[in-house]
Context: one part of a larger RNA
RNA sequence: GAACGAACGCUGGCGGCAGGCUUAACACAUGCAAGUCGAGCGCCCCGCAAGGGGAGCGGCAGACGGGUGAGUGACACGUGGGAAACUACCCUUUGGUACGGAACAACUCCGGGAAACUGGAGCUAAUACCGUAUGAGCCCUUCGGGGGAAAGAUUUAUCGCCAUAGGAUGUGCCCGCGUCGGAUUAGCUAGUUGGUGUGGUAAUGGCGCACCAAGGCGACGAUCCGUAGCUGGUCUGAGAGGAUGAUCAGCCACAUUGGGACUGAGACACGGCCCAAACUCCUACGGGAGGCAGCAGUGGGGAAUAUUGGACAAUGGGCGCAAGCCUGAUCCAGCCAUGCCGCGUGAGUGAUGAAGGCCUUAGGGUUGUAAAGCUCUUUCACCCACGACGAUAAUGACGGUAGUGGGAGAAGAAGCCCCGGCUAACUUCGUGCCAGCAGCCGCGGUAAUACGAAGGGGGCUAGCGUUGUUC
Numbered sequence: 001g002a003a004c005g006a007a008c009g010c011u012g013g014c015g016g017c018a019g020g021c022u023u024a025a026c027a028c029a030u031g032c033a034a035g036u037c038g039a040g041c042g043c044c045c046c047g048c049a050a051g052g053g054g055a056g057c058g059g060c061a062g063a064c065g066g067g068u069g070a071g072u073g074a075c076a077c078g079u080g081g082g083a084a085a086c087u088a089c090c091c092u093u094u095g096g097u098a099c100g101g102a103a104c105a106a107c108u109c110c111g112g113g114a115a116a117c118u119g120g121a122g123c124u125a126a127u128a129c130c131g132u133a134u135g136a137g138c139c140c141u142u143c144g145g146g147g148g149a150a151a152g153a154u155u156u157a158u159c160g161c162c163a164u165a166g167g168a169u170g171u172g173c174c175c176g177c178g179u180c181g182g183a184u185u186a187g188c189u190a191g192u193u194g195g196u197g198u199g200g201u202a203a204u205g206g207c208g209c210a211c212c213a214a215g216g217c218g219a220c221g222a223u224c225c226g227u228a229g230c231u232g233g234u235c236u237g238a239g240a241g242g243a244u245g246a247u248c249a250g251c252c253a254c255a256u257u258g259g260g261a262c263u264g265a266g267a268c269a270c271g272g273c274c275c276a277a278a279c280u281c282c283u284a285c286g287g288g289a290g291g292c293a294g295c296a297g298u299g300g301g302g303a304a305u306a307u308u309g310g311a312c313a314a315u316g317g318g319c320g321c322a323a324g325c326c327u328g329a330u331c332c333a334g335c336c337a338u339g340c341c342g343c344g345u346g347a348g349u350g351a352u353g354a355a356g357g358c359c360u361u362a363g364g365g366u367u368g369u370a371a372a373g374c375u376c377u378u379u380c381a382c383c384c385a386c387g388a389c390g391a392u393a394a395u396g397a398c399g400g401u402a403g404u405g406g407g408a409g410a411a412g413a414a415g416c417c418c419c420g421g422c423u424a425a426c427u428u429c430g431u432g433c434c435a436g437c438a439g440c441c442g443c444g445g446u447a448a449u450a451c452g453a454a455g456g457g458g459g460c461u462a463g464c465g466u467u468g469u470u471c
Stems, first nucleotide, its partner, number of pairs: 001471004006467005013343006019336002021301001026299003030296003035060003040057002043054004067254003077178006085171002090167003094163004098132004107122006138147003152159002180226003187217003192214008229251004233244004256277005279290004307333001309332003315329001316327004346376004356367004380412001382407005390398001415460005420441003426455005436443002
């Protein structure tokens, strides 16, 4: 000098754009953040009907979106390759969609419990479940053969269902290279390293197991300890490099702590389940309920970081044939000079160089064209009226916003730091090694340009200075 997710002190007019718990991955009151489908199904309620509402069975979605950075020095990430894989919805191809059956909720009845909830009996539908048939292609095969599918709805337009081959997308796996500090950590390793077989998986593989062999890694730093999410990027720098990883984007990991599986195309699942633990809450003491590192908000910690706002109008997502419903994603608004950028706080004229202040050698000098006065202008703010684009066939939260026209009036709008040298800017008074200043050198003990005040001056300016951190 530059920079910052900054903070603190003094000060503070407007707008645009951005940013806003870096600390306790501390604990959380309250509300909302994931539903949807009656064109799969039976039932109940309201209604004359049309239609509407309700829980349940069933389907799809809840694996996305959103948050956080605890853990992790690792194929986690980056980059470049690879083979032994799966992939709902979507697109393309080919073929099919036949015949039957038994249940379980809801509902009714009878119970248990304080509650959460739950037991028994009976009845019932389906795109829920099961069997048979067929099966081009598919899978297995000792090549003889064996296995294996479907679901209907409807307003008659269609929407579906099953199998198969391919695509696209997504995901899993393997490898080369790169990726912090410590040697005051030098040896580490028994499923360890390899093989055979078997199991398991969507799939390769000590991934698991049995047996066999004795290997594998390491000063080119193994192991151990500490620290840390990684990257695109960001800051700085002429560059090389150094530092960093907020916002935005990609990947990873996590969801009170630890463990586990279920369902599913996909999870070992933030607002799903089970177990254990800590904590909080309810309880009739038998037993139950909960998880903000979602959006707001509260307490706490802290130098420090915002509203318990509006709307689904746009973009996107889920469901649905659709109408539509849901969406704290998102779009907006609110707060904060936190940052960047822009604008304003007036312009011209005005010398008896007014008054006042300060200095003075008492003559004067300076503040200073500065003020007043005179002549103008009206950006921004203010008042009145009109009033968008974004979205059009229709639909606008923002918003009567942006903007446009008119009006009044210089009117509503300047501070902060510094003035010994470095370093731009000097005098007087007060103080007297005191009070104090200070980034370094150093000032102050009676003439202090260095402390405090005043006048004057310098710098920056809605900011200015200080502190912290990086280069």